[in-house]
Molecule: transfer RNA
Organism: Candidatus Saccharimonadota bacterium
RNA sequence: CGGGGCGUAGCACAGUUGGUAGCGCGCGACUUUUGGGAAGUCGAGGUCGCAGGUUCGAGUCCUGUCGCCCCGA
Numbered sequence: 001c002g003g004g005g006c007g008u009a010g011c012a013c014a015g016u017u018g019g020u021a022g023c024g025c026g027c028g029a030c031u032u033u034u035g036g037g038a039a040g041u042c043g044a045g046g047u048c049g050c051a052g053g054u055u056c057g058a059g060u061c062c063u064g065u066c067g068c069c070c071c072g073a
Stems, first nucleotide, its partner, number of pairs: 001072007010025002013022001019056001027043005049065005
């Protein structure tokens, strides 16, 4: 320098055809217990790496850019 993959909640990840952003763990409250743990119920937490573009509508498509990883020179 060229090519490819990944970036989504505190952590690990899903989201496949563009149509209300989710699961598990963790966290908070409650129930249960003498207490703790376990279990159950409810809840909080996200500008989907960043900036633009297309579209009625973008996590998803397009362009640029940043970070990490891999391959080539």